[in-house]
Molecule: c-di-GMP-I-GGC riboswitch aptamer
Organism: Pseudomonadota bacterium
C1' cells in the first nucleotide's frame, strides 16, 4: 500500500406501507429488507429526471443505491 474471503466485529437500507414537505422530480421521519466492502461524504465530469421558459441562447432544482472522479474508514484470510 494494492486487494475482498463459506473469517469476526458491525454498519446502512431497495421496492412497498403511514406521516409530514415541495408545483414537481424528489426528500426527511417511522416500519420494513431488495441489497451493498465504502449502498461514509463531496453535484466536479456525464447521464438520467422535474420546473419554468418557449422551439433561441440559457436559467433554477433532483438523482451519490445510474457511471466515472475527489476524500475519510472496520477486519486481515489468499495473492
Nucleotide at each position: 500500500c494494492c486487494c475482498g474471503a463459506u473469517a469476526a466485529u458491525g454498519g446502512c437500507a431497495a421496492a412497498c406501507c403511514c406521516a409530514a414537505a415541495g408545483u414537481a422530480a424528489u426528500u426527511u421521519g417511522g416500519g420494513g429488507a431488495c441489497g451493498c466492502a465504502a449502498a461514509g461524504c463531496c453535484a466536479c465530469g456525464g447521464a438520467u429526471c422535474c420546473c419554468a421558459a418557449g422551439u433561441g441562447u440559457a436559467g433554477g432544482g433532483a438523482u451519490g443505491g445510474c457511471c466515472g472522479g475527489g476524500u475519510u474508514a472496520c477486519c486481515g484470510a489468499a495473492g